[in-house]
Molecule: transfer RNA
Organism: Caldilineaceae bacterium
RNA sequence: GCCGUUGUAGCUCAGUUGGUAGAGCGACGCACUCGUAAUGCGUAGGUCAUCGGUUCGAAUCCGAUCAACGGCUCCA
Numbered sequence: 001g002c003c004g005u006u007g008u009a010g011c012u013c014a015g016u017u018g019g020u021a022g023a024g025c026g027a028c029g030c031a032c033u034c035g036u037a038a039u040g041c042g043u044a045g046g047u048c049a050u051c052g053g054u055u056c057g058a059a060u061c062c063g064a065u066c067a068a069c070g071g072c073u074c075c076a
Stems, first nucleotide, its partner, number of pairs: 001072007010025004019056001027043005049065005
């Protein structure tokens, strides 16, 4: 330098024909308990990597950029 994969909540990850962004764990509150853990119920938490484009409408399609990982190539 080229190619591929990945980037979504604090963490690990879903998200199938473009049409209200989700789960588990964690956090917080309540219930339960003499108390704690466990368990149950509830609440909060998101510029969907960034920018631009297409579209009535984009996490999803297109382009560029950035980052992580992997492969290939060149030079020394």